Source information:
The RNA shown here (transfer RNA) has 74 nucleotides and comes from a Bacteroidota bacterium. RNAcentral holds the sequence, with entries from ENA. Its Rfam family is "tRNA". Rfam classes the family as a transfer RNA. NCBI's taxonomy places the organism under Bacteria, Pseudomonadati, Bacteroidota.
RNA sequence: CGGGAUGUAGCGUAGCCAGGUAGCGCGCUCGCAUGGGGUGCGAGAGGUCGCAGGUUCAAAUCCUGCCCUCCCGA
Repeated sequence: CGGGAUGUAGCGUAGCCAGGUAGCGCGCUCGCAUGGGGUGCGAGAGGUCGCAGGUUCAAAUCCUGCCCUCCCGA
């Protein structure tokens, strides 16, 4: 330098093809059960969906550029 993959909550991930309420598990907080812990049950908080722009009534999703990480080639 060229090609490909990847980026979503503290961690791991689904959703993207085919645009329409951002979910799940673990963790965290609170409550109940227990003498307490563990554990179980219930409730809750936590997201600029890597960044910027474009298309659209509407973008995590489509388009363009850029960036991180990884792989292949030179």